This is a predicted structure of a 1431-nucleotide RNA (small-subunit ribosomal RNA) from an uncultured Gram-positive bacterium. The RNAcentral record of the sequence draws on Greengenes. It matches the Rfam family "Bacterial small subunit ribosomal RNA". Rfam links the family to the GO terms ribosome and structural constituent of ribosome. Its mean pLDDT, the model's own confidence on a scale to 100, is 82.
[in-house]
């Protein structure tokens, strides 16, 4: 803040504007200090006279209330005033303050202390004023002025005062100093015989000492952030003297000295009241400082003093400033950060209440007065605590609502209903404690009793995971949700609603903040090879740490005691409110500090000793360690001269370039600069950077041996100093080669690059800067300890030997492998990243950013130090599985190559895109859409369009009524649906009805409407590629691995061998079909060798052959030789019809592509329902500038045409195939034998062969197009079919870039058949005929398999990802300047005020006096210093 809200108790309540405040109240009191008497009460008197009594009725008495006067009689009172005490407490706030504060422990011999307590002593004698008041007077007011009177516990003087203060001296104590005590002494200092009383009773007064209380000052320790604040300081530090203060002190002044603080953080800036405590946490810590309590500071802002015991004073004074108010304009008044309250600010915080009854405070002798302190009440669910909103029974379970598989389930014993109770509520009646004697605001409250009646009382959030709780509807990346992950794009447990559920409950959610979790700043308790993190390297200061033994000390350490650590809080135990919260009591605790007494192991200090750490000596040794000087040869380039001629050079290929003015090449000579081949080695040296020809000089470090010397001299190292590759900078040299920039040539889409030709800084030297690198072992330095093995470099020792090797041991360096251990893993592993110790540096999510600002350094470039805003939910490491790579290895495939034939060019066919159209229905889009769905759109098909119709419907089920159904026909209408009319006709039955038709009502039908990204099924593709997995075991923290990898081999994860694996499954292969050989069986419709017969296997006959149909055989690397590992297997051979899978087919692992299909079918959800359904006619799907795919026919002579002639296979046939014969040039017609077919028919195969012709041409090639005439199918041939004849005779002469198929009975070529089908085939599916060429080989292109490697990819390279630009927005920085705030320094002016000076006008007390006066003292103005504000 949102929604909701019954009661009570106890607490709490402006966190913001220390912003401004109307109004009221919050500090007065004392008459027993005093004068006085305006008001009031008492008393007395007078007047008036209510009431009452008596009455002789004339009157008398009583005298309330009221009015007036008096009151030294009231031990009544009091406004204003003098005087005393208080107002410095209590209450508020937290602005300031980082120390003049606070906390804690001390000091004060350096101090004060009113009221209070105790002790000792005292109070003698005088005096003059003044307010109030009165008079006059100024002013609007506030407030005054002058004159006059008066009192005191007001004021003053004198006396007295040992102890007081002070001057001087002495003594004692005291190490010195400072001082303390005592004695003496100079000087000085008091007071209220007041008030009161029955009572010298009580209260007061003065001096001194002591106590208590409260304060002042000083000291140790502790007390936030920033070092991008590193130097600060002139009263500063100290001294002397003085002043000042209650008191010490540079607190102040003068003089003298030059000090003081600081990395253990001075100075500066920012922020902040501090504490007890509070919240959190296991603790250590972290955060915080409301209420309550202690201290401090402040009181509109700034300054200042006065009074006082105490203030520099919240409700006092003065001054200045800002603001507000009053005003007669001349002047004045004010200060809520007291209690209420108002405005304002703000997300936000209460009543202008009651009472002094209690507690406490002030005054008073007291009564008493005052007290917004306080006690209470009011408001607020703001917090904590307690109670209630009913309890028991009540259905296989109402209604309603929700869900549903429609059967039911849930809400739910919940409700209704029955019985009961009364906390609470309402009404009535009593009624406290708080109060020792009186006094009760709270309050008729707490609480008790009675009556009534379930009566008056439940919400909020959530329900995807974290996190307890699930469904429906709506919505459709919209609306919205969201703390994080994320949800929502039509089936949302996440949005909104509902039902149900979960949690808490008079509250529930949200927001903000704090701690926790976070070991995520790590003291407890982290890290730095690769995740963030080791300084580039050394020397060394401060600091930290430090070997062995002895003695001592007692700082650290440990133990005891004492003091303190306020109370409250917390904890424990009790007690009081009915319980609890709350409150009270007792105890513990307060982990601290201080003082003191001990201990002496360890650390520290002091002293002494030691040798193993460290260093030195002596003797050897290796080395590109450093600096300087000199020397050398090879090579490049250049110059000179000779020989010599046309090229050289360069590249993938070229060109620029050089060369006939003579290059390159070659010979000789010369010049100059730079670098040092071989040796050369995970070899050496150095701290690192780094160091490589040779010689000399100078020089640093290291190693070994020895055990002679010193005696802990050591390690590390913030700051500091030095060194520090390359590039770069400055000055001066030098410059051969190389070579940024630059130029040219190439490459390329471009090429500011890679390649080439040139080429300047630079590279080299000297001096001076720079100070950085992937300055890397991405590993700081030192010491110690912890298995080994094997190299290599330098030394020493031993054994052996004649000697050198060899071998063994050891020290130092440098490598590799490896155990334990460590590690997130990788890995490290005596050269640790193991186990420990010491010291330093560094890290704390990614980006922003090693950037900005500031500082330092630098000539500059820049270096160093080093943020924040903002933004993301990751960034990162190591390893795993895949995928990918213009990575590697091995292997395969018509993948390339080698060949043959095509496509792309032409015409046509067909499909698609596009365009067009009323419609050109829809789908398919890389391979894997495009002669695909469609195995055949004239109507139908048909889904599209136009027009016309129907509405339970063209189709299904159910109900009712009627009727058999039905069939011709006529009129109208284009047709359909129909309408009208007549005619014919009368089903089956078990008599219940059924089938069919018409009519009717409603449930429903219907949809080729959407979603293939909601689906099933089916299919394509990788790919007939050889792969994909599992169980158990083992390895790994784990993901995972192993098996499946390796060596061979295969078409194959095929097989063999090996192996922490052993087995198994789906795939491969085989099993199935066709084909190639053959056997057996059976021979009709098939066949025909022999016999007979015919025109003819035609007919007898036959089963031999072919063929057909079945069942078999055959092929298995079985045999031989070689190779191989004694394997698997491969090569060759024999035999065989066939040989190593014989050829072909079917068969397609786990999966991929959200692949294709909602239009085959099925199906969820959505949509339409006189229409998105149904019917009909006509049209369209056949359009046509164009583009693409797939095909057909060609371009011709290996051909075209004519004639003759040979040989198939496989199919189909009854709404069918259709023979012979006849007619027609032909398509075809006629005809109707035969055949449901090894019998008949389609049916003539064609290429081929033989022969004739054509002779290279747009042709006797080619056939498009067009005209005419016909045929066939069919209601129908115009849009829009096929065929025939005659005529016409286009393009095209072999096809650019590019691209496709094929490895043998294959390609190519030739025809045949079938399905679809009324008709329509260049398409599709099959069939046979003829029948090649080539394969060296795997470098390359494409695809695939296995192993390996890299990866920042995992939607997996069609990945990921970088930068500019455009637009919008956000944050930050810079910016000529401008403005505001804060602070500092210097100067000007200077209020009030203290102090110092001064002392006019004036002046009672005291002194003197000649009484005139004089003096002391006081004292305004004025002057000076300081100084707020202002400038």
């Nucleotide at each position: 803040c949102g929604c909701u809200g019954g009661c009570g108790g106890c607490g709490u309540g402006c966190c913001u504007a220390a912003c401004a405040c109307a109004u009221g109240c919050a500090a007065g009191u004392c008459g027993a200090a005093c004068g006085a008497g305006a008001a009031c009460g008492g008393c007395u008197c007078a007047c008036c006279g209510a009431u009452c009594c008596c009455u002789u009725c004339g009157g008398g008495g009583u005298g309330a209330c009221g009015u007036g006067a008096g009151u030294g009689u009231c031990a009544g009172c009091u406004a204003a005033g003098u005087g005393g005490c208080g107002c410095a407490c209590g209450g508020g706030u937290g602005a300031g303050u980082a120390a003049u504060g606070c906390a804690u422990a001390g000091g004060u011999a350096a101090c004060g202390u009113g009221c209070c307590c105790c002790u000792c002593g005292g109070a003698g004698g005088g005096g003059g004023a003044u307010a109030a008041c009165g008079g006059c007077u100024g002013g609007a007011a506030a407030c005054g002025g002058c004159c006059g009177c008066u009192a005191a516990u007001a004021c003053c003087c004198c006396a007295u005062a040992c102890u007081c203060c002070u001057u001087u001296g002495c003594c004692a104590c005291a190490c010195c100093a400072a001082g303390u005590g005592g004695c003496a002494u100079c000087g000085g200092g008091a007071a209220a015989c007041g008030g009161u009383u029955u009572a010298u009773u009580c209260c007061g007064c003065c001096g001194a000492g002591g106590g208590a209380u409260c304060g002042g000052c000083c000291u140790g320790u502790g007390u936030c952030g920033c070092a991008u604040c590193a130097g600060c300081u002139a009263g500063u530090u100290g001294g002397u003297a003085g002043g000042g203060u209650a008191a010490c002190g540079g607190c102040c002044u003068a003089c003298c000295a030059a000090g003081g603080c600081u990395a253990u953080g001075a100075c500066g800036c920012g922020u902040a009241g501090c504490u007890g405590g509070u919240c959190u946490g296991a603790g250590a810590g972290g955060a915080u400082g409301a209420u309550c309590a202690g201290c401090c500071a402040c009181a509109c802002u700034g300054g200042a003093a006065c009074u006082g015991a105490g203030a520099c004073a919240c409700g006092g004074u003065c001054c200045a400033g800002a603001c507000u108010c009053c005003u007669a304009c001349g002047g004045g008044a004010g200060g809520c950060a007291g209690c209420a309250g108002u405005g304002g600010g703000g997300a936000a915080u209460a009543u202008u209440g009651c009472g002094c009854a209690a507690u406490g405070g002030g005054g008073g002798a007291a009564a008493c007065c005052c007290u917004g302190a306080c006690g209470c009440a009011g408001c607020a669910a703001c917090g904590c605590c307690g109670c209630g909103u009913g309890g028991a029974g009540g259905a296989u379970g109402a209604c309603g609502c929700u869900c549903u598989u429609c059967g039911g389930a849930g809400u739910g014993u919940a409700a209704a209903c029955u019985c009961c109770u009364u906390u609470u509520c309402u009404g009535c009646c009593g009624g406290a404690a708080g109060a020792u004697g009186a006094u009760g605001a709270c309050g008729g409250u707490a609480u008790g009793g009675c009556a009534g009646g379930a009566a008056u009382a439940a919400g909020c959030a959530c329900c995807g995971g974290c996190u307890a709780a699930c469904u429906c509807c709506g919505u459709g990346c919209c609306a919205g949700c969201a703390g994080c992950c994320g949800c929502g794009g039509u089936a949302a447990u996440a949005c909104g609603g509902a039902g149900g559920g979960u949690g808490c409950a008079a509250g529930c959610g949200u927001u903000a903040c704090u701690c926790g979790g976070a070991a995520u700043c790590a003291c407890u308790g982290g890290g730095c090879g690769u995740a963030a993190a080791g300084g580039g390297c050394g020397c060394g200061u401060a600091g930290g740490c430090g070997g062995u033994c002895u003695u001592u000390u007692a700082a650290g350490u440990c133990a005891g005691a004492u003091g303190u650590g306020a109370a409250a809080a917390a904890c424990c135990g009790a007690a009081g409110c009915u319980c609890a919260a709350c409150u009270u009591c007792g105890g513990u605790c307060c982990u601290g500090c201080a003082u003191u007494u001990g201990a002496a192991a360890c650390u520290g200090g002091a002293a002494g000793a030691c040798u193993u750490g460290a260093g030195g000596g002596u003797g050897a040794g290796a080395g590109a360690g450093g600096a300087a000087a000199g020397u050398g040869g090879a090579a490049u380039u250049c110059c000179u001269a000779g020989u010599g001629u046309a090229g050289c050079g360069g590249u993938g290929a070229a060109a620029u370039g050089c060369g006939u003015a003579g290059a390159u090449a070659u010979u000789a000579g010369g010049a100059g600069g730079a670098a040092c081949a071989c040796c050369a080695g995970u070899g050496g040296c150095g701290a690192a950077g780094g160091c490589g020809a040779c010689u000399u000089u100078c020089u640093g470090g290291c190693u070994c041996a020895u055990a002679c010397c010193u005696g802990a001299c050591g390690c590390u190292g913030a700051g500091g100093c030095g060194c520090g590759a390359a590039a770069g900078c400055g000055u001066g040299g030098g410059g051969a080669g190389c070579a940024a920039a630059c130029a040219g040539g190439a490459u390329u889409a471009g090429a500011u690059a890679c390649c080439c030709u040139g080429g300047u800084a630079g590279u080299c030297c000297a001096c001076g800067c720079c100070g950085u690198a992937a300055a890397c072992g991405a590993u700081g330095a030192g010491c110690a300890c912890u298995a080994g093995g094997u190299g290599u470099a330098g030394g020493a020792g031993g054994u052996a030997u004649c000697g050198a090797c060899c071998c063994c041991u050891u020290c130092u360096g440098u490598g590799c492998c490896g155990c334990a251990g460590c590690u997130a893993a990788c890995g490290c592993a005596u050269u640790a990243a193991g186990u420990g110790c010491u010291c330093c540096g560094c890290c704390u999510g990614g980006g922003g950013a090693g950037u900005a600002c500031g500082g330092u350094c630098g000539c500059a470039a820049g270096a160093u130090u080093a943020a924040a805003a903002c933004u993301c939910a990751a960034a990162g490491g190591a390893a795993u599985u895949g995928a990918c790579g213009g990575g590697g290895g091995c292997c395969c495939g018509c993948a390339c190559a080698a060949g043959c034939g095509g496509u792309g060019g032409a015409g046509c066919a067909u499909g698609u895109g596009g365009u067009u159209u009323a419609a050109u229905u829809c789908g398919a889009c890389g391979c894997a859409a495009c002669g695909c769905g469609a195995a055949g759109a004239a109507c139908c098909u048909u889904a599209c369009c136009a027009a016309a119709u129907c509405u339970u419907g063209a189709c299904a089920u159910c109900c009712c009524u009627u009727g058999a159904a039905u069939u011709a026909c006529u009129g109208u209408g284009u047709a359909a649906u129909g309408c009208a009319g007549g005619a014919a006709g009368u089903c089956c039955u078990a008599c219940g009805g059924g089938a069919c038709a018409a009519g009717g009502a409603g449930a429903c039908a219907g949809g080729u409407g959407g979603u293939g990204c909601a689906u099933g099924g089916c299919u394509g593709u990788c790919g007939u590629c050889a792969g994909c997995u599992c169980g158990u075991g083992u390895c790994g923290u784990g993901a995972g691995a192993u098996g499946u990898u390796g060596g061979g081999u295969u078409a194959a994860g095929u097989c063999c061998c090996g192996c922490a694996a052993c087995g198994a499954g789906c795939g491969c292969a085989a099993c199935c079909c066709c084909u190639a050989u053959u056997g057996u069986a059976u021979g009709u419709u098939g066949c025909u060798a022999a016999c007979a017969u015919u025109a003819a296997g035609u007919u007898g006959a036959g089963g031999a052959c072919u063929c057909a149909u079945a069942c078999g055989a055959g092929a298995c690397u079985g045999c031989c030789g070689g190779u191989g590992a004694c394997a698997a297997a491969c090569c060759g051979g024999a035999g065989g019809a066939a040989g190593g899978u014989g050829g072909g087919g079917a068969c397609g692992a786990c999966g991929u592509c959200a692949a294709g299909u909602c239009a085959u079918c099925a199906u969820g959800c959505c949509c339409c329902u006189u229409a998105u359904g149904a019917u009909u006619u006509g049209g369209g799907c056949u359009a046509c500038a164009c583009a693409c795919g797939u095909g057909c026919u060609a371009c011709a002579a290996u051909g075209g045409g004519g004639u003759a002639u040979a040989c198939a296979a496989a199919g189909g046939g009854c709404a069918g195939c259709g023979a012979a014969g006849c007619c027609g040039c032909g398509a075809g017609g006629u005809g109707g034998a035969g055949c449901g077919a090894a019998u008949c028919c389609c049916a003539g195969a064609a290429a081929g062969u033989a022969u004739c012709u054509c002779u290279c041409a747009g042709u006797u090639c080619g056939g498009a197009u067009u005209a005419c005439a016909g045929g066939c199918u069919g209601c129908a041939a115009c849009u829009c079919g096929c065929c025939u004849g005659c005529a016409u005779g286009a393009a095209g002469u072999c096809g650019g870039a590019a691209u496709c198929g094929c490895u043998a009975g294959u390609a190519a070529u030739c025809g045949c058949a079938g399905g679809u089908c009324a008709g329509c085939a260049u398409a599709c599916u099959g069939c046979g005929g003829u029948g090649a060429a080539u394969a060296c080989g795997u470098u390359c292109c494409c695809g695939g398999g296995c192993c390996u490697u890299g990866u920042a990819c995992a939607c997996a390279c069609c990945g990921c990802c970088c930068g500019u630009c455009a637009c919008a927005c956000c944050a930050c920085g810079a910016a000529a300047g401008u403005u505001a705030g804060c602070a500092a320094c210097a100067c000007c002016c200077a209020a009030a005020g203290u102090c110092g000076g001064g002392g006019a006008a004036g002046u009672a007390a005291c002194u003197c006096u000649u009484c005139g006066g004089a003096g002391a003292g006081c004292a305004a103005a004025c002057c000076g210093c300081c100084u707020a504000a202002g400038g």